Notes
The part of an RNA shown here (large-subunit ribosomal RNA, domain II) has 677 nucleotides and comes from Caproicibacter sp.

[in-house]
Context: one part of a larger RNA
RNA sequence: UCCGGCGAGUGAAUGUAACUGGCAAGGUUAAGUCCUUAAGGGACGGAGCCGCAGGGAAACCAAGUCUGAAUAGGGCGUAUGAAGUCAGUUGUAUUCGACCCGAAACCGGGUGACCUACCCAUGUCCAGGUUGAAGUGGGGGUAAAACCCCAUGGAGGACCGAACCGACUCCCGUUGAAAUGGUAGCGGAUGAGAUGUGGGUAGCGGAGAAAUUCCAAUCGAACCCGGAGAUAGCUGGUUCUCUCCGAAAUAGCUUUAGGGCUAGCCUCGUAUUAGAUUACCGGAGGUAAAGCACUGAAUGGUCUAGGGGCCGAAAGGCUACCAAAGCCUAUCAAACUCAGAAUGCCGGAUAAUUGAUGUACGGGAGUCAGACGGUGUGAGAUAAGUUUCAUCGUCAAAAGGGAAACAGCCCAGACCCACAGCUAAGGUCCCAAAACACGGUUAAGUGGCAAAGGAUGUGGGGUUGCUUAGACAACCAGGAUGUUGGCUCAGAAGCAGCCAUUCAUUAAAAGAGUGCGUAAUAGCUCACUGGUCGAGUGACCCUGCGCCGAAAAUUCAACGGGGCUAAAAUCGUGUACCGAAGCUUGGGAUUCCGUAAGGAAUGGUAGGAGAGCGUUGAAUAAGAGAUGAAGUCAGAGCGGAAGCGCUGGUGGAUUUUAUUCAAGUGAGAAUGCCGGA
Numbered sequence: 001u002c003c004g005g006c007g008a009g010u011g012a013a014u015g016u017a018a019c020u021g022g023c024a025a026g027g028u029u030a031a032g033u034c035c036u037u038a039a040g041g042g043a044c045g046g047a048g049c050c051g052c053a054g055g056g057a058a059a060c061c062a063a064g065u066c067u068g069a070a071u072a073g074g075g076c077g078u079a080u081g082a083a084g085u086c087a088g089u090u091g092u093a094u095u096c097g098a099c100c101c102g103a104a105a106c107c108g109g110g111u112g113a114c115c116u117a118c119c120c121a122u123g124u125c126c127a128g129g130u131u132g133a134a135g136u137g138g139g140g141g142u143a144a145a146a147c148c149c150c151a152u153g154g155a156g157g158a159c160c161g162a163a164c165c166g167a168c169u170c171c172c173g174u175u176g177a178a179a180u181g182g183u184a185g186c187g188g189a190u191g192a193g194a195u196g197u198g199g200g201u202a203g204c205g206g207a208g209a210a211a212u213u214c215c216a217a218u219c220g221a222a223c224c225c226g227g228a229g230a231u232a233g234c235u236g237g238u239u240c241u242c243u244c245c246g247a248a249a250u251a252g253c254u255u256u257a258g259g260g261c262u263a264g265c266c267u268c269g270u271a272u273u274a275g276a277u278u279a280c281c282g283g284a285g286g287u288a289a290a291g292c293a294c295u296g297a298a299u300g301g302u303c304u305a306g307g308g309g310c311c312g313a314a315a316g317g318c319u320a321c322c323a324a325a326g327c328c329u330a331u332c333a334a335a336c337u338c339a340g341a342a343u344g345c346c347g348g349a350u351a352a353u354u355g356a357u358g359u360a361c362g363g364g365a366g367u368c369a370g371a372c373g374g375u376g377u378g379a380g381a382u383a384a385g386u387u388u389c390a391u392c393g394u395c396a397a398a399a400g401g402g403a404a405a406c407a408g409c410c411c412a413g414a415c416c417c418a419c420a421g422c423u424a425a426g427g428u429c430c431c432a433a434a435a436c437a438c439g440g441u442u443a444a445g446u447g448g449c450a451a452a453g454g455a456u457g458u459g460g461g462g463u464u465g466c467u468u469a470g471a472c473a474a475c476c477a478g479g480a481u482g483u484u485g486g487c488u489c490a491g492a493a494g495c496a497g498c499c500a501u502u503c504a505u506u507a508a509a510a511g512a513g514u515g516c517g518u519a520a521u522a523g524c525u526c527a528c529u530g531g532u533c534g535a536g537u538g539a540c541c542c543u544g545c546g547c548c549g550a551a552a553a554u555u556c557a558a559c560g561g562g563g564c565u566a567a568a569a570u571c572g573u574g575u576a577c578c579g580a581a582g583c584u585u586g587g588g589a590u591u592c593c594g595u596a597a598g599g600a601a602u603g604g605u606a607g608g609a610g611a612g613c614g615u616u617g618a619a620u621a622a623g624a625g626a627u628g629a630a631g632u633c634a635g636a637g638c639g640g641a642a643g644c645g646c647u648g649g650u651g652g653a654u655u656u657u658a659u660u661c662a663a664g665u666g667a668g669a670a671u672g673c674c675g676g677a
Base pairs, nucleotide, nucleotide: 001677002676003675004674005673006672011096012095013094014093015092016091017090018089019088020087021086022085023084026050027049028048032044033043034042035041054061055060064076065075066074067073099237100236102234106227107226108225109224110223111222117201118200119199120198121197122196123195124194125193126191128160129159130158131156135152136151137150138149139148140147164188165187166186168185169184171182172181203219205215206214207213212221240612241611242610243609244608245607250263251262252261253260254259264367265366266364267363268362269361270360271359272358275354276353277352278351279350280348281347282346283345290337291336295333296332297331300328301327302326304323306322307321308319309318310317311316370395371394372393373392374391375390376389378387379386400411401410402409415588416587417586418585420584421583422582426578427577428576429562430561431560435575436574437573438572439571440570441569447564453548454547457545458544459543460542461541462540463539464538465537466536474532475531476530477529478528480505481504482503485499486498487497511526515524516523589602590601591600592599593598613666615663616662617661618660619659620658621657622656623655624654631650632649633648634647635646637644638643
């Protein structure tokens, strides 16, 4: 990992609801007693319970009663006629283990100190080597000592190092040779030493040179059995089929937030007759946009209190200072509104559409982690596949077509069958079903990622100059004089800077000078003018499509690919076609409505409701079987499914059908259990 078997909503009691049955203003027995049988049962038993009457706390009264002083008022009843009760089945609730498996733990009673910790008693063990304390002897020394030297001596939690005990490091080992080891080194090794034997201390405890360390491979409280099926708001699992309907991920409360309760939303039953949408009418409102009338914010001007500064002895004056209020101009606001929509909301007669969608009561639920997308806000950074609300959609619980692939996007809601047709979104060169025509644009592979910004890219539209009295561009020529204008300045001569009625002359034209240049001049050039030439040429605005801006990690890798350029890109017009489980057509199934003809419906998780199949056993009835039962293997049979048959092989003795009943009644999952491979 696979195969086989086993494996989870059960039982009792008591409520409650539905259905079925008995009896019915009544219904019913319980314990027990008696009778009887092979087993079952039958009869008696009316205690009690429910109902037929209520009110009151009760005594009590009673169609009334309680409160009350009350004959008042009020409350609950009666009148409104009246259905219960006992069983059975099913749903569900409560109490019990209560669908099954699963803790860590808690408590009780025992078993353990042959491991290990400490203690008690009694034994045993420590090769060899080194060092050389006190003391003592001798000598020296002293008044006597002290002290010194040489010997002797043999102390020490002394030294080195085997046994022994330990366990510091690397490596190996890591389904090991070993549930703690091995090789090589390492520490202690006469001591707080090591070790044998016997004994002691016990779990709410012992022991501990103290580490939550040890107490039999178990230790923040040992192990074994029991309470015990502890409890588990948690995780996992929960077994046949089909049909109808079909949610929620919200509100309030919660030591509550991954749990509950009630409501909301689903389903089933009963009753009833409304409901929804649009048009129309009548309402409430303060959002969007807007506005500045209030509250605030905020800009410029004007006017003008007040303040500041300066002058002044004061009076007062001045002010390119600050500035309230007022006025003018232009603004801003979720917690501003003079005014104010569209939607939405509430109510209503009528009409149209819809066609059971509404409401009430009762039985049963599930849901309380939602996700993304569009729109309107908040939080955040006008970040997030972020987060909080509102509203709509889809997914959740929805398959099919499109978006290459892609829960939440676009189209569209799958009862079944069909080698029939039409369409939606989206497409029609090839992969790959289906396309052509006409008119533009783009040259960037733009299309097939991106901004500010930049640019004689190119198409369309417009406004406005100059222009056959010759424009624009180019070429030829001129571009002068007063004058080097004045000032300034070392110089300033068109060209550092300043000033200016920047003037005047000659002229076809020529600035007291457009730029380069010089120290200043000079020089080049422009404006301006003439000539050559001969038809368009400048500026600006709006707009379509392009260009640059444009750097990422393994070639292309930002059209799905190939590939595409008067297109297979893009804009527009037209007509075709393809394209889905949509719609239609033909056939069929089921449900609902309908007298019928016929019509409509049939995606679905949690969940509600209904109808069936199969297994084991029981009762009754009828059968089958050695001319071969059950079981088992094979085979293109039948049925809407669970399933059911038939034929043959095998097998060798039991077994089927119908109706009803009762359940240890259906396996793929539980790191399920047992067995096997």